C1' cells in the first nucleotide's frame, strides 16, 4: 500500500425508502411480601462523524473515523 465487510439504547440483536427506530437482558420507581428474591405496572435511554440524492435516509451514494478479514 490494495480489496471487501461491519458501525443502532449499558450489552446482545431487529427495522432493505414511509405514520412514535422495536424486543430481550440490564437501569430507575411503583405494587406485592414481615424483608429479601420471584412476579406484576410503569419511567429513561440509541441511529459514528460531515456532506449528497429523495417528498421524505438506520437504509442509497461520496468522503472521513474506528474494528474486522483477504491479498501484497
Nucleotide at each position: 500500500g490494495a480489496u471487501c465487510u461491519c458501525a443502532u439504547a449499558g450489552u446482545u440483536c431487529a427495522a432493505u425508502g414511509g405514520a412514535u427506530a422495536g424486543a430481550a437482558c440490564g437501569a430507575g420507581a411503583g405494587c406485592c411480601u414481615u424483608c429479601u428474591a420471584a412476579g406484576c405496572u410503569c419511567u429513561a435511554g440509541a441511529u459514528g462523524a460531515u456532506g449528497g440524492u429523495c417528498c421524505g435516509a438506520u437504509u442509497c451514494c461520496a468522503u472521513c473515523u474506528g474494528a474486522g478479514a483477504u491479498c501484497a

The RNA shown here (transfer RNA) has 72 nucleotides and comes from a Minisyncoccota bacterium. Its mean pLDDT, the model's own confidence on a scale to 100, is 81. Its Rfam family is "tRNA". Rfam describes the family as follows. Transfer RNA (tRNA) molecules are approximately 80 nucleotides in length. RNAcentral records the identical sequence in 2 taxa. Taxonomically the source falls in Minisyncoccota (Bacteria, Bacillati).